Transfer RNA from a Pseudomonadota bacterium, 72 nucleotides, folded computationally. Rfam family: tRNA. About the family: Transfer RNA (tRNA) molecules are approximately 80 nucleotides in length. NCBI's taxonomy places the organism under Bacteria, Pseudomonadati, Pseudomonadota. The prediction has a mean pLDDT of 81.

RNA sequence: GCUGGAGUAGCUCAGUGGUAGAGCACAUGACUGAAAAUCAUGGUGUCGGCAGUUCGAUUCUGCCCUCCAGCA
Numbered sequence: 001g002c003u004g005g006a007g008u009a010g011c012u013c014a015g016u017g018g019u020a021g022a023g024c025a026c027a028u029g030a031c032u033g034a035a036a037a038u039c040a041u042g043g044u045g046u047c048g049g050c051a052g053u054u055c056g057a058u059u060c061u062g063c064c065c066u067c068c069a070g071c072a
Stems, first nucleotide, its partner, number of pairs: 001071007010024004018055001026042005048064005
């Protein structure tokens, strides 16, 4: 340099046009002499960035950024 893949919550990931979710973690409360475990409640997110298409974009298209793999 070329090709392909990935980028979504603190972490691991789902979601493939209609205002984003799960598990773990975290916070608060209940319980306990106090903890752990358990139970209840809470999403904390410019969906990597900028444009385009569309009534509407996490999703489709283009460019850029970061990471991974392959080829040279």